RNA sequence: AGAGUUUGAUCCUGGCUCAGAAUGAACGCUGGCGGCGUGCUUAACACAUGCAAGUCGAGCGAGAAAGCUCCUUCGGGAGCAAGUACAGCGGCGGACGGGUGAGGAACGCGUAAGAAUCUUCCCUUCAGUGAAGAAUACCCUUGAGAAAUCGAGGAUAAUACUGCAUAUUCCCUACGGGGCAAAGGUGGCUUUAUGCUGCCGCUGAAGGAUGAGCUUGCGUGCUAUUAGCUAGUUGGUGAGGUAAAGGCUCACCAAGGCGAUGAUGGCUAGCCGGCCUGAGAGGGUGUACGGCCACAUUGGGACUGAGAUACGGCCCAGACUCCUACGGGAGGCAGCAGUGAGGAAUAUUGCGCAAUGGGCGAAAGCCUGACGCAGCGACGCCGCGUGGAGGAUGACGGUCUUCGGAUUGUAAACUCCUGUUAAGUGGGAAGAAAACCCAAUCUCUAACAUAGAUUGGAUAUGACGGUACCACUAGAGAAAGCACCGGCUAACUUCGUGCCAGCAGCCGCGGUAAUACGAGGGGUGCAAACGUUAUUCGGAUUUAUUGGGUGUAAAGGGUGUGUAGACGGUUUAUUAAGUUCGUUGUUAAAUCUUUCGGCCUAACCGGAAGCUUGCGGUGAAAACUGAUAGACUAGAGGGUGAAAGAGAGGAGUGGAAUUCUCGGAGUAGCGGUAAAAUGCGUAGAUCUCGAGAGGAACACCGAUGGCGAAAGCAGCUCCUUGGUUCACACCUGACGUUGAAGCACGAAAGCGUGGGGAGCAAACAGGAUUAGAUACCCUGGUAGUCCACGCCGUAAACGAUGAUCACUGGAUGUUAGCCUUGCUUUGCAAGGUUGGUAUCGAAGCUAACGCGUUAAGUGAUCCACCUGGGAACUACGAUCGCAAGAUUAAAACUCAAAGGAAUUGACGGGGGUCCGCACAAGCGGUGGAACAUGUGGUUUAAUUCGACACUACGCGAGGAACCUUACCUGGGCUUGACAUGCUCUUGCCCGCCAUAGAAAUAUGGCUUUUUAAACUUCGGUUUAAACAAGAGUGCAGGUGCUGCAUGGCUGUCGUCAGCUCGUGUCGUGAGAUGUUUGGUUAAGUCCUCUAACGAGCGCAACCCUUGCUGCCAGUUGCAACUGUCUUCGGAUAAGGCACUCUGGUGGGACUGCCUGGGAAACCAGGAGGAAGGUGGGGAUGACGUCAAGUCAUCAUGGUCCUUAUGUCCAGGGCUACACACGUGUUACAAUGGCCGGUACAAAGGGGUGCGAUACCGCAAGGUGGAGCAAAUCCCAGAAAGCCGGUCUAAGUUCGGAUUGAAGUCUGCAACUCGACUUCAUGAAGUUGAAAUCGCUAGUAAUCGUAUAUCAGAAUGGUACGGUGAAUACGUUCUCGGACCUUGUACACACCGCCCGUCACAUCAUGAAAGCUAUUUGUACCCAAAGUUAUUUUAGUCAACCCGUAAGGGAGGCGGAUAGUUAAGGUAUGGGUAGUGAUUGGGAUGAAGUCGUAACAAGGUA
Repeated sequence: AGAGUUUGAUCCUGGCUCAGAAUGAACGCUGGCGGCGUGCUUAACACAUGCAAGUCGAGCGAGAAAGCUCCUUCGGGAGCAAGUACAGCGGCGGACGGGUGAGGAACGCGUAAGAAUCUUCCCUUCAGUGAAGAAUACCCUUGAGAAAUCGAGGAUAAUACUGCAUAUUCCCUACGGGGCAAAGGUGGCUUUAUGCUGCCGCUGAAGGAUGAGCUUGCGUGCUAUUAGCUAGUUGGUGAGGUAAAGGCUCACCAAGGCGAUGAUGGCUAGCCGGCCUGAGAGGGUGUACGGCCACAUUGGGACUGAGAUACGGCCCAGACUCCUACGGGAGGCAGCAGUGAGGAAUAUUGCGCAAUGGGCGAAAGCCUGACGCAGCGACGCCGCGUGGAGGAUGACGGUCUUCGGAUUGUAAACUCCUGUUAAGUGGGAAGAAAACCCAAUCUCUAACAUAGAUUGGAUAUGACGGUACCACUAGAGAAAGCACCGGCUAACUUCGUGCCAGCAGCCGCGGUAAUACGAGGGGUGCAAACGUUAUUCGGAUUUAUUGGGUGUAAAGGGUGUGUAGACGGUUUAUUAAGUUCGUUGUUAAAUCUUUCGGCCUAACCGGAAGCUUGCGGUGAAAACUGAUAGACUAGAGGGUGAAAGAGAGGAGUGGAAUUCUCGGAGUAGCGGUAAAAUGCGUAGAUCUCGAGAGGAACACCGAUGGCGAAAGCAGCUCCUUGGUUCACACCUGACGUUGAAGCACGAAAGCGUGGGGAGCAAACAGGAUUAGAUACCCUGGUAGUCCACGCCGUAAACGAUGAUCACUGGAUGUUAGCCUUGCUUUGCAAGGUUGGUAUCGAAGCUAACGCGUUAAGUGAUCCACCUGGGAACUACGAUCGCAAGAUUAAAACUCAAAGGAAUUGACGGGGGUCCGCACAAGCGGUGGAACAUGUGGUUUAAUUCGACACUACGCGAGGAACCUUACCUGGGCUUGACAUGCUCUUGCCCGCCAUAGAAAUAUGGCUUUUUAAACUUCGGUUUAAACAAGAGUGCAGGUGCUGCAUGGCUGUCGUCAGCUCGUGUCGUGAGAUGUUUGGUUAAGUCCUCUAACGAGCGCAACCCUUGCUGCCAGUUGCAACUGUCUUCGGAUAAGGCACUCUGGUGGGACUGCCUGGGAAACCAGGAGGAAGGUGGGGAUGACGUCAAGUCAUCAUGGUCCUUAUGUCCAGGGCUACACACGUGUUACAAUGGCCGGUACAAAGGGGUGCGAUACCGCAAGGUGGAGCAAAUCCCAGAAAGCCGGUCUAAGUUCGGAUUGAAGUCUGCAACUCGACUUCAUGAAGUUGAAAUCGCUAGUAAUCGUAUAUCAGAAUGGUACGGUGAAUACGUUCUCGGACCUUGUACACACCGCCCGUCACAUCAUGAAAGCUAUUUGUACCCAAAGUUAUUUUAGUCAACCCGUAAGGGAGGCGGAUAGUUAAGGUAUGGGUAGUGAUUGGGAUGAAGUCGUAACAAGGUA
């Protein structure tokens, strides 16, 4: 620091997603040790049990027991225990410490200030502490009760309580005066007293410290779909109340107070230091630690006290739990543990007061779940370890493999070492020195008491814990996993699976070769962890202060006016609010940063400094902003003089046209359309002439002309009226700009009331069109359009561009003025200048398109608006409206895009140019018949397989009776029909014959190997090799599958003229240019122009053939000449190679020449020539397209079968047959059929071959065999043609299918299933509907011939020649193609894309009669406890007063009354949440229905 994802590709906009860091975490898998931290985020849910606040005998009175000892009359008593325990009165403390975050949007918190206060204990100072009194608890007796507890009587003490005395200080005051205290205890001394004194106390007062209360400035969430709130409310006076100011409370008076700088209401939330993140600014957060606040089962209340409205106190009310004898009682873990519940989830009912701190105490000490420790949890951070070195034949095993090897991998084994941690044994800290005690010195003191300080001494005290740490022993021994490996993102292979199972953060993987699923191997990353999930910040400049935008991507308000606000010209003086600088107070500590130090290091801990960006005080400065006072004229406004204009409102008026009415004339149609029909018309239309009526709109001028803020404004005249421009520089003196709210205007349509209504025309009706046509077209036609008044308030209200000001090159029109000059002067031209309006363009800007002094450039000010697409210009709520509706305006849910501009293609029922047997013009066919052949379908045991628009279908197949053959049935074989390696055995095997069998095959018989070496008795034996067979093992074999894994080959676009590259240039880029323009061509052929210049693959040419010809050559060919023979046709011989011909090699044609046109290329015509403009034909097929065809030609990856999907054999099938299609043959006849005669080819083939003459057969053919490996012989008769005859328009002397009979040939074999021949039979068919095919010249048509395959078997294929036409005006249309251009929402590319209803499923949501819950307001009722006030209170009471007393008084308690008031109740509103039959739209969902609205002129822009 970026990356992925919209597209065929590009740039941009824009969202989504990822990589980082973090956490009080949780889950999955794994898990060795230690240190330091940390641990209910949920139910402020309910809690069993134990503990968490006591202490003081030096404040007070009382006062046991167990036990031990002694005595005893055995009943007991005495002493010690012991002035102890328990309890009580009293004091201090239970307001701290500890917990939690429910509530609370507040002076609650933070920060900075302030004045009207209190403060136990503590410190300092001053003064005092006198003298009395009356009770009461514990206790004793007794009563009630289950208990809790309560009552009566009696006795008693105090530092408990109450008066009195004193009180300078203190408080009150009318300045005269008045008022308020106290408590003792324990030591010491001594003269034992009405003594002195220390210490601890107590009282009054002053000051301090600490703590607390109160007030204020500023800061501190979301929401306007909450806009008005407020009656003690705001202020005053007086009173009350409080520790204290204050409406805090009350009485009276006034009518204020708060609010768009957001009051009031709603929702949410403890706040902060800090913590996380970030470069920072910011954003998020508030666990642990620290400060503050609030709370303690819920609500209310006070008491006590220095302090509470009190977590472990009290009273009342509610809910809940427990006890109960049913009468009543008890309780409050949000203290520490712990339990249940909830939850994804959070620990021990531990040890100790040793340390630190707190309470009480004079102290010892006691208490302390604060705290210190330990336990549990990888929850986090940090540290350590799981060994180190050597070790190659690179072992085994695994995995992969191209089978060679590679990798795991120095990894292991093995050798030599080390000894952390864990284990064991032994040692073993620091944390603990105060207090207390003793002694000495000093101070206080009369004092040697006491107390305090200092010094010294002595005795103790450790929960952790026998822990940290140290030493030793043995021993590599006990200690590695998790995630990932398609891209982002480091890391790749094999197998399995087969859109299944599954993965996935985004893009996306998976449909038989998955680096994406699962497993194995290997690798990468991190490591006692690793991943996932959740959340926060970052990346995201994606809310933009730093740091974004608004013409077309989301976004400028429809326009003006103008309030608040914001901003504001030149200059002088003053001021000091903002601003700047210095200084000062504060900004707690911890945290953070830097540095130093302590634990072995680190985490962690400690010291120092910085930081704490803020607020307050104070001093200074005066440039800028503000404020005050004054001045100016360049902004703005006014004045005077001119100018133009569809600017606005009102009144009047004009002509043309449409329609209607009347009259004349006139007759059969008019009207309308692509074509029609509806409609009008003989009751007289249309047309035409005249007259009249009525409404609306204003031709020409007329214009990227004018005016207006916009909407908008058009005949002419008049009246009223707004704004603008120019000139002059006379006046005012900043009066300005913008503008949230507000107000006004605001097209069309629409609404209300009343008019008007000619034309046009939603709705509606009819006619057409159509599959339908609720449309487009036609005929009619009502609202409306017009006027007046009033609403509505919206438009693509657009320049899709807010207003104002300034600055920044120009060119050319036009419009309204002004000035100057010139001239040919009612004017024209040129130049200058101001205002408007247009076109093109420098710089600059922009994603590009484009904008460009009328900015979208460069700056300034203000306003409005935007933040992914959809849901949604919607819902709900509110405001406005008569209504229609408008304005404001979400969410759930869903997608990974939606979008802008430009590029290349493709496409268009867009345009232009051009070509092609593409159409047209012609000729002949197909489609109808029969047959042949191929295909589909059907059938079958099998009818083997493949090919399917053009580009499958007489195609693979150039030839299925067996074979072929792949199919079916049946019979066999299993190393196999075929190849090869190894091992073993044998000498067979082959061939012939016989038997069985359908054959394959099996059995038997006969026959029966070769070579070399050694040995040899020469008989032979052994060994080795070859060959063959058998057995075994590696393997063979497959026309099984995948042509969508492939090679090769092929088809098609298309023999169309295209397809590209290098360099340069242009563009951010995809790309463009070149290849475009103008001509021309068959051609991207050539010329020309040209930011292009060149080049390549294609075109053309080079190749073959054919057409003319020279030369060479001359057999088998030829025959002009010579000879011989002759039936006069010719034959033949020797010469010969002239000619024909054959086949080699050359020539020839190049727009070369001429005329015309043209810039050229080239075109038109002509000459010559055998041939003329690529002469004809062939071969030759660019980049690519169709996942086109072929695994069955061949090759080949993968996969499957292996006594079978292999292989052998027999028979069958591929030849089936209601049917459909393609390609053909033969015909339908007289341009013909039949019979007879007769003429002329080319190109081929021939040895298992072609086969002549001759003979036989009607014929197919047979017999026979000459000749010929061929310019020699043979196939071989060419046929149409020509000549002659016959048939005479008919289902025929046309046509030949079908069928019967008899044959021939091939072949092992013609039954299924061959061809041919003869005789007989003689079907359909009389020129073929819609539609459709071929062909432009030696072509079509027609006629035969040959040949490949092949034993045989063409109507097919491939070649060959014979005869031999017609037509082409032309490019409108059909099809296909090429180039340029245009539009596009297409890119799988129009066989594209895509919209809406309906149907089905799922999801979220709105409405809804209501229902439920919760919250809140208002009014009223009832009213606990408490408190305040009042009380002429039948009760009750020790202190004080009077009184001897009785009694009374004062006062208290209790009661009563009144006020206030929690909970509760009644009634009625508001809000929120949930639910609700039914209903509305929305979203999503591979293959549902109906249409085809949009994208091309999308077929009606």
This is a predicted structure of a 1501-nucleotide RNA (small-subunit ribosomal RNA) from a metagenome.